Transfer RNA from a Myxococcota bacterium, 74 nucleotides, folded computationally. Taxonomically the source falls in Myxococcota (Bacteria, Pseudomonadati). It was read from a public genome assembly.
[in-house]
RNA sequence: GCGCCGGUAGCUCAGCUGGAUAGAGCACCAGGCUUCGAACCUGGGGGUCGGGGGUUCGAAUCCCUCCCGGCGUG
Numbered sequence: 001g002c003g004c005c006g007g008u009a010g011c012u013c014a015g016c017u018g019g020a021u022a023g024a025g026c027a028c029c030a031g032g033c034u035u036c037g038a039a040c041c042u043g044g045g046g047g048u049c050g051g052g053g054g055u056u057c058g059a060a061u062c063c064c065u066c067c068c069g070g071c072g073u074g
Stems, first nucleotide, its partner, number of pairs: 001073007010026004019057001028044005050066005
């Protein structure tokens, strides 16, 4: 340089045959329980879906480009 895979919540990831409010687990916060905690139960907050542009009535999802990481290869 070329090819492939990945980038979504603080962390690990799902969703990627376009559709209705973007999700799960853990973590965090509050309440319950407890002598206090842990565990458990209930509720809650948290996301420009890597950046920009395009297509479309509508994009995390499709197209282009750039950035970052991993693997392969001359």